[in-house]
Context: one part of a larger RNA
RNA sequence: UUGGGCGUAAAGGGCUUGUAGGUGGUUCUAUAAGUUAGAUGUGAAAACCCUGGGCUUAACCUGGGACGUGCAUUUAAUACUGUAGAGCUAGAGUAUGGUAGAGGAGAGGGGAAUUCCUGGUGUAGCAGUGAAAUGCGUAGAGAUCAGGAGGAACAUCUGUGGCGAAGGCGCCUCUCUGGACUAAUACUGACACUGAGGAGCGAAGGCGUGGGGAUCAAACAGGAUUAGAUACCCUGGUAGUCCACGCGGUAAACGAUGAAUACUAGCCGAUGGGGAGUUAAAUCCUUAGUGGCGCAGCAAACGCGAUAAGUAUUCCGCCUGGGAAGUACGGCCGCAAGGUUAAAACUC
Numbered sequence: 001u002u003g004g005g006c007g008u009a010a011a012g013g014g015c016u017u018g019u020a021g022g023u024g025g026u027u028c029u030a031u032a033a034g035u036u037a038g039a040u041g042u043g044a045a046a047a048c049c050c051u052g053g054g055c056u057u058a059a060c061c062u063g064g065g066a067c068g069u070g071c072a073u074u075u076a077a078u079a080c081u082g083u084a085g086a087g088c089u090a091g092a093g094u095a096u097g098g099u100a101g102a103g104g105a106g107a108g109g110g111g112a113a114u115u116c117c118u119g120g121u122g123u124a125g126c127a128g129u130g131a132a133a134u135g136c137g138u139a140g141a142g143a144u145c146a147g148g149a150g151g152a153a154c155a156u157c158u159g160u161g162g163c164g165a166a167g168g169c170g171c172c173u174c175u176c177u178g179g180a181c182u183a184a185u186a187c188u189g190a191c192a193c194u195g196a197g198g199a200g201c202g203a204a205g206g207c208g209u210g211g212g213g214a215u216c217a218a219a220c221a222g223g224a225u226u227a228g229a230u231a232c233c234c235u236g237g238u239a240g241u242c243c244a245c246g247c248g249g250u251a252a253a254c255g256a257u258g259a260a261u262a263c264u265a266g267c268c269g270a271u272g273g274g275g276a277g278u279u280a281a282a283u284c285c286u287u288a289g290u291g292g293c294g295c296a297g298c299a300a301a302c303g304c305g306a307u308a309a310g311u312a313u314u315c316c317g318c319c320u321g322g323g324a325a326g327u328a329c330g331g332c333c334g335c336a337a338g339g340u341u342a343a344a345a346c347u348c
Base pairs, nucleotide, nucleotide: 004319005318006317007302008301012316014201015200016199017198021194022193023192025088026087027086028085029084030083031082033081034080035077036076037075038074039073040072041071042070049065050064051063052062053061054060091191092188093187094186095185096183097182098181099180103177104176105175106174107173108172109171110154115149116148117147118146119145120144121143125136126135162169163168206247207246208245209244210243211242216240220236221235222234223233258315259314260313261312262311263310266293267292268291269290271288272287273286274285275284276283297304298303321348322347323346330341331340332339333338
């Protein structure tokens, strides 16, 4: 390279947007670039293959043919692809009316709880554990009542419920704002799919500057345990956890399953619409999403099974024995931590 693969064996990019590129619905006409057919020229000789001849045969030598899958020119064909033109509406989009939602951003508000402070009542313990001790407490703790401060998170509702591209999103109200679904028409007329680079977003932890600091808590200190205990347990406790702005760019960023489209038995739940039906229900149909089981099929098995890991097409990413190693070196990025790209010797 060909071939084969990527749920769990190596392998789907964390997610989106979109450039180049690749691919692309339906009808007609033109063209004839690709494509198909014919002709002509060329495609050196030798060699290979076929068939004759010459050395007694063979190897060897030699005549002829074939081959030379290609290229060029030319004549035709027009199904498919391309190109050009004219259309269409089933893809895609726009307009109108509705619907559900922890989708996003900002502002304001609320109650429960923890902690701390002040005051009252009140007295000897509290706290903690397997058991203890460190710790707190007669300078009045813990308990209890009242008041206050401050920060963070929002019990119940809560649901294999909802929304979002992913990360993720949950008290209430308001403002701004994105997307989805749905009904019936009208409009545009292929405007589409994918997407190398690029750009944007991206949990937690981390970094910078300035705030904030209730809880929890790396580091650290002490008490235990233990042979030891730089741990597990306990008492404390600083960064951090929170906010604003900026950086960083990684996760078991998981459905370990890329995106899009079409097709291929059913049954049972439950979410958002629409229709039929009903006094209201039940029930039935349809659609978008979300679960369970399951036929065919697939699969090494586990299992997947219209939300496919089935049957196909298009485009992208990735894999090629284990270790060395996601490391070294170099490049790029970063304030740093580090990230990204990414080997080899050697070894089994």
Molecule: small-subunit ribosomal RNA, central domain
Organism: uncultured bacterium